[in-house]
RNA sequence: GGAGUCGGCCAGGCAGUCGCCGUGAGCAGUUUGUUCACGGAGGAAAGUCCGGGCUCCGCAGGGCGGGAUGCCAGGUAACGCCUGGGGGGUGAGAGCCCACGGAAAGUGCCACAGAAAAUAUACCGCCCAAGCGCCUCCUUUCAGGCGGCGCCGGCAAGGGUGAAAAGGUGCGGUAAGAGCGCACCGCGCGAGUGGCAACACGUCGCGGCACGGUAAACCCCAUCCGGAGCAAGACCAAAUAGGGGAGCAGGCCGUCCUCAGGGAUGGCAGCGCGCGGCCCGCGCGCGUUCCCGGGUAGGUUGCUUGAGGCAGGCGGUGACGUCUGUCCCAGAUGAAUGACUGUCCUCGACAGAACCCGGCUUAUCGGCCGACUCCCUCU
Numbered sequence: 001g002g003a004g005u006c007g008g009c010c011a012g013g014c015a016g017u018c019g020c021c022g023u024g025a026g027c028a029g030u031u032u033g034u035u036c037a038c039g040g041a042g043g044a045a046a047g048u049c050c051g052g053g054c055u056c057c058g059c060a061g062g063g064c065g066g067g068a069u070g071c072c073a074g075g076u077a078a079c080g081c082c083u084g085g086g087g088g089g090u091g092a093g094a095g096c097c098c099a100c101g102g103a104a105a106g107u108g109c110c111a112c113a114g115a116a117a118a119u120a121u122a123c124c125g126c127c128c129a130a131g132c133g134c135c136u137c138c139u140u141u142c143a144g145g146c147g148g149c150g151c152c153g154g155c156a157a158g159g160g161u162g163a164a165a166a167g168g169u170g171c172g173g174u175a176a177g178a179g180c181g182c183a184c185c186g187c188g189c190g191a192g193u194g195g196c197a198a199c200a201c202g203u204c205g206c207g208g209c210a211c212g213g214u215a216a217a218c219c220c221c222a223u224c225c226g227g228a229g230c231a232a233g234a235c236c237a238a239a240u241a242g243g244g245g246a247g248c249a250g251g252c253c254g255u256c257c258u259c260a261g262g263g264a265u266g267g268c269a270g271c272g273c274g275c276g277g278c279c280c281g282c283g284c285g286c287g288u289u290c291c292c293g294g295g296u297a298g299g300u301u302g303c304u305u306g307a308g309g310c311a312g313g314c315g316g317u318g319a320c321g322u323c324u325g326u327c328c329c330a331g332a333u334g335a336a337u338g339a340c341u342g343u344c345c346u347c348g349a350c351a352g353a354a355c356c357c358g359g360c361u362u363a364u365c366g367g368c369c370g371a372c373u374c375c376c377u378c379u
Stems, first nucleotide, its partner, number of pairs: 001375010012344007020040009042350001046361002049359005054229004066225005071085005086100001087098004101220002106218002108214003123159002125155003131151005137145003167185006186209001187207005192201003233301004243292006251268007270286006308327008345348001
């Protein structure tokens, strides 16, 4: 100098003017107005995918069913998160990736190709040692021998198929072969050593080797999980209508019901309103006052001081824990956090809180810092 890996941080700056939401103080003044001061989105506020707090619901114990997780140890309020370690994979390396329990509990599946996809089997091939038959040659014949072929058979070494083929290499052995035997490697079981453990071992013994893969297939094992959610939940409470109670008023007639208090209904009378005023007529309406309780609109609360931020000390490899000091840092509810102007620069991405918190995932212009790896050059 170039190429990369990991971790952390920032997210246009400054000034002016006009607005919006909240808090505090003052004034008017009684729930509004005004003045001043202060505060006013994010690293993801997002997806709502996990975990918890909080609230209500039979305080939720057991069983069935369902779901999630799945190497080991630790952290945490908890987790499917994080840290450290083990194992596997990958990269030249720093590093990165992995649902990483069980396939000798059972069931299922393994396309195509291939003999065979799991009780092993035999297409090409190899072998004729034993048994039977045929042919050539040899010994004069019976009988036998060398060689060749076939049947019945033997084999799984080689070829071929496949993602995957029943341990690998070598020597012995054999008719040909084969863990058939042996050595080494691999595998399994047991012991030993190290480690809390997962696990590791170029320690020892045993076993010729014994059952391919697949569990993000069913399943088995272990652990965990009650449900719904701030539109949770709590409080105050208008008008209208309806419910209950009390007081006052309730003319006359008919019908029905009745618990005998009354209620419903029709007509007349009365009162009110309308038809511009008055009369007639017509139409519509008709108990009234107070109290109580439920409840709607609306309002208040839940609401932001919290597993909180920052700095430092101590413990720990680390996640994290603990102590001391210090700070208060949005709280809206048709929903504020904005608009305009000027100026500067490297010209500004993704994106907007809605009960809160811890994570994960996804989106994201550009820049800064730290640690580390590889290559080249120079000293």
The prediction has a mean pLDDT of 75.
Bacterial RNase P class A from a Gammaproteobacteria bacterium, 379 nucleotides, folded computationally.
The sequence is in RNAcentral, with records from ENA.
The gene name in the source record is rnpB.